[in-house]
Context: one part of a larger RNA
Parts: sequence; structure tokens; C1' cells
RNA sequence: UGACGGGGGCCCGCACAAGCGGUGGAGUAUGUGGUUUAAUUCGAUGCAACGCGCAGAACCUUACCUGGGCUUGACAUCCUGAAAAAGCCCUAGAAAUAGGGAAGUGAUCUCUUUGAGAGAAUACACAGGUGCUGCAUGGCUGUCGUCAGCUCGUGCCGUGAGGUGUUGGGUUAAGUCCCGCAACGAGCGCAACCCUUGUCCAUAGUUACCAUCAGGUCACGCUGGGGACUCUAUGGAGACUGCCAGUGAUAAGUCGGAGGAAGGUGGGGACGACGUCAAGUCCUCAUGGCCCUUACACCCAGGGCUACACACGUACUACAAUGGUCGGUACAGAAGGUCGCAAUAUCGCGAGAUGGAGCUAAUCCCAAAAACCGGCCUCAGUUCAGAUUAGAGUCUGCAACUCGACUCUAUGAAGGCGGAAUCGCUAGUAAUCGCUGAUCAGCAAGCAGCGGUGAAUACGUUCCCGGGGAUUGUACA
Repeated sequence: UGACGGGGGCCCGCACAAGCGGUGGAGUAUGUGGUUUAAUUCGAUGCAACGCGCAGAACCUUACCUGGGCUUGACAUCCUGAAAAAGCCCUAGAAAUAGGGAAGUGAUCUCUUUGAGAGAAUACACAGGUGCUGCAUGGCUGUCGUCAGCUCGUGCCGUGAGGUGUUGGGUUAAGUCCCGCAACGAGCGCAACCCUUGUCCAUAGUUACCAUCAGGUCACGCUGGGGACUCUAUGGAGACUGCCAGUGAUAAGUCGGAGGAAGGUGGGGACGACGUCAAGUCCUCAUGGCCCUUACACCCAGGGCUACACACGUACUACAAUGGUCGGUACAGAAGGUCGCAAUAUCGCGAGAUGGAGCUAAUCCCAAAAACCGGCCUCAGUUCAGAUUAGAGUCUGCAACUCGACUCUAUGAAGGCGGAAUCGCUAGUAAUCGCUGAUCAGCAAGCAGCGGUGAAUACGUUCCCGGGGAUUGUACA
């Protein structure tokens, strides 16, 4: 100087407390461990691995296994001499591939046109490796932590390691600011500048809007028209403790009030200091070293990654009446669409099929929002719950056996609110309800977004956990 203390003191955080809803019990989905297997590819492992890499394993993907092939190679550059090549047909084969045939060109195709390139063959250098090492590395990322810290120059103090500044008195979300001070300044962080949302104004009105006027309809901005309103999208205004009162050291500030759409960082996001964990990743990519080179490279078919006594994590659905079911009927936001979204119509109980208007989209479509509101059920393993199983189908796709999603009929398991323990959340939040997107032929209970309805509680900081400053002890570094 640090680290540590079941040392004392100060401060903060959904850390506890006060509340609300969960997990842990059931079934299923999904990931992991274990076991099994020819293979169940590999990585991630306290918080910070386990719906993680994977924004989507039937083939492909695919790295794994079995079998069949291949050796200048699936891919790149280079040499040589020939000659266009691809595509098509037949045979063998699981395919990769091998053999054969027809046709087609002497410059047909592109260009800078003596020629070069595209395809095949040959030779040598070489290619290739998701092989190893993340403890050789770059880059990227997690974490402490959006915690308020981490440092430097000069000066001063100390023999020195170092200290001071950065401590102290207040204050703040903040090393934020004020005052004081052997310090005076500065940098990286904090804050602000950026995006979004909340109010208003100006400008602009089409595909959006419809107050007034006119026309028209069973009805509808449907039409003329309008530029008011909503909205859209550009530019501005607005909030700064600016004003008033109290308090405070006359300071920084704090407390209350006014005005205001908004008040003291208005709400949300992006943004992550010096560093820590030899944290993660050589399987995104890049890369040193080592290793393989008729194989640890490459091609193909089939299988596997989907196994199943079991254990754990994360979710979904429930156990019902604040509900289930039947019926009628309102109200969103954001996103996507030409290899696409697909209306009206017809067929089917339905998944869906036929057909195809319109739309490269404020125009058309996806699109039904659902919780909301009325009748029946009357506390039962039920008109709860829906697993499992049988049959019949739909769709995607060469192909749904291993191994897809969905529909209909039948079947109707566990489950009566869950032990010890444990998690999230402070407001448009929790809880609850649906909608959209990426990936994607198909496959979402996951993920990323969007809006609808919309609470309870916070006395407080004694205790648990984590963190920050100063102080103290130490045989630790």
C1' cells in the first nucleotide's frame, strides 16, 4: 500500500421488511447431467453453464457413426499440349460415380480480337483439416456494474515503499456541487450532447382526415370539395430550481407552493472508466506453434444429433364458478408482403381446397384482436383438466417409418393450489389478455417486439446478501 475480520461507525441497492404473483408437487415442452449406443458431433459448468452457441437437426444443415467411393483433390494460383463446353438420352448403381449414344460448333458466347477467358486432361509446387492448444494470440463478449470510481503533470511531505491532491464539514443519483485545506491544475468515467415518448406552434395535405357546403346510397369519406380537426413528418417552442416562501454557513442544496402538458435526471432506450476473473470463444472470422496428407482431406447413401431406469434448470397448461361452455357483439398498437400477402365467391364439420380481384403498399392483403358483454352448468375428478392411445384426414416437401405441424371422431391419465427451500416486481410497473416479426419449404409452449385491461405495498434500515467512503486490528501478500 492492499486484502481480510462471525471489529466498531456512515451511506446505497426489490438487499431485507410491507405487499402481489410465481417456482419447488402434476402432465407436457425444452436444455443439461447421467446412462445407453456403431454414433448418440462439439462447445458452455456457482452468481456470470443448463428455451445457452441453435433467428428454427426429416434429406440438406452436420462437424458424429456405418457402408460405398476418391487422391493435385469439393475450392485457389501456376505449367503443358490438345480441343469448345454445358445440357440431353440409354445402361449399371442406394447415390456418388462409371460406361455408351445422338446432337452441336473451327471461332458460336464475352473481351482489349497475332490472342485471352469459360470446360476437361496432365505434371510439379501445393490445396484442404469444425484436427490440438482460448494457459501462445487478435477481434468480439460476459461479469463486478451504469457501481462511482480510476489516474496523471507539477509542487510539497517521507531515507524509502509511498502519501498528499481524492481526506475533512455539508450536499447529491453521482469524485454532483459548495466551503475549507500544501496543494494547484488536468484526463478517463458521472452528467449533458443522440434516439424515443408526453404539450403546443409553423409548414405540407396523399394513399391519411371529414367540421362546414353540395350530390348520392339500405349503408359506408362513397363523390365534388375542404385544409378546420385527427394523423403523418420536417422544423421550432417548452423545464432552467427560472419565480415565491421556509430552512441552510450569506454557499451548495433541501422542503413547500404557484404557474404549467410536464418539476427538480419528466418516463424509456442507446451509451459500460482503470481494471478483475490466465472468465468465454482456435466450431463465426483472423492467426503463431504442433499434428494429418491414398487421410484427421473430399464426395455420396442410410442412420444418429429426437435413445431413456433416473436427477436438475427454464417454461407452458392446469387443478376450476373472478370459472367452463354456447351465442351475440365492440375497442388496439407495432410489424410483414411480388420466389410474396391474398379479398369477394364456391366446396368441405374442420385442417384446408378451387379460383383469383387488388397490392412493389398511410391505397390492397395478412386481419379474427383476445380478455370485455348475455343464456346454461351448481361444486362433482365434474359440461374442470387435457396427457395418452386408436382410426380417418389436411398441408409443406424428391421424401413425414425412424423423426413434422395441424384437423375430425373416439379415448379421457396425473392433477383437489404443492415439504424444506427459493424467484420476480415500486406504476401504466406486477398480474392478466391477445397480436406481430426474425429464422423459415414445413415446424415456436422459445426469442425479439407490440398494444388492451390494470392493482397492492414500502413503518423503516435491527437482521440476510451485494456494493461505496473513511477508520481500526492482523503472525496474510
Predicted 3D model of a 477-nucleotide part of an RNA (small-subunit ribosomal RNA, 3' major domain) from an uncultured prokaryote. The prediction has a mean pLDDT of 84.